[in-house]
RNA sequence: GGCGGGGUAGCUCAGUGGUAGAGCAGCGGACUCAUAAGCCGCUGGUCGGAGGUUCGAUCCCUCUCCCCGCUACCA
Numbered sequence: 001g002g003c004g005g006g007g008u009a010g011c012u013c014a015g016u017g018g019u020a021g022a023g024c025a026g027c028g029g030a031c032u033c034a035u036a037a038g039c040c041g042c043u044g045g046u047c048g049g050a051g052g053u054u055c056g057a058u059c060c061c062u063c064u065c066c067c068c069g070c071u072a073c074c075a
Base pairs, nucleotide, nucleotide: 001071002070003069004068005067006066007065010024011023012022013021018055026042027041028040029039048064049063050062051061052060
């Protein structure tokens, strides 16, 4: 350099066109003599960035940044 995979909540990851979710973590409540676990609830997201297509984009297209892997061969 070429090819492929990935980037979504603090962390690990779902979500393949219709106003973004789970688990863990955090906070609050109830329970308990008290704590933990378990239970109930809540907070938290420019979906890496920019542009395009569309009535509508995390999702499709183009460019770009970052991470991982493969390849760097034949004549």